[in-house]
Background: A computed fold for a 112-nucleotide RNA from an uncultured Acetobacteraceae bacterium, annotated as Glycine riboswitch aptamer. It was read from a public genome assembly, where an Rfam model found it.
RNA sequence: AUAUCCCGCGCGGGAGAGAACCGCCCGGCUUCGCCACCCGGCGAGGCCGGGCGAUCGCCGAAGGCGCAACCGGCCCCCGGAAACGCUCAGGCAGAAGGACCGCGCGGGAGAA
Numbered sequence: 001a002u003a004u005c006c007c008g009c010g011c012g013g014g015a016g017a018g019a020a021c022c023g024c025c026c027g028g029c030u031u032c033g034c035c036a037c038c039c040g041g042c043g044a045g046g047c048c049g050g051g052c053g054a055u056c057g058c059c060g061a062a063g064g065c066g067c068a069a070c071c072g073g074c075c076c077c078c079g080g081a082a083a084c085g086c087u088c089a090g091g092c093a094g095a096a097g098g099a100c101c102g103c104g105c106g107g108g109a110g111a112a
Base pairs, nucleotide, nucleotide: 004109005108006107007106008105009104010103011102012101013100018056020055022053023052024051025050026049027048028047029046030045031044032043033042034041035040057092058091059090063088064086065085066084070080071079072078073077
């Protein structure tokens, strides 16, 4: 110095599962009826968007937890530990997030 490994950052890729249902509130559009001189107002509905609360159903690839496959040790015990399992959290149109993969940059470690 290099292969390689670790951490951080940037870029690209990146799955799964109800745009569920109920109630309330806000805003917009619209229909009908009534009041009214005008501007408009009130009541009853429909649709869209948002917020809050709840009801079940479902997903697993942030995180978390567990078993044990596997790995290590002072070896019948201890430690680490998955993309497996659980779904606490999170998620189930889009956006965001997203394990993991590739490339680049910076820092650290570093053989033959």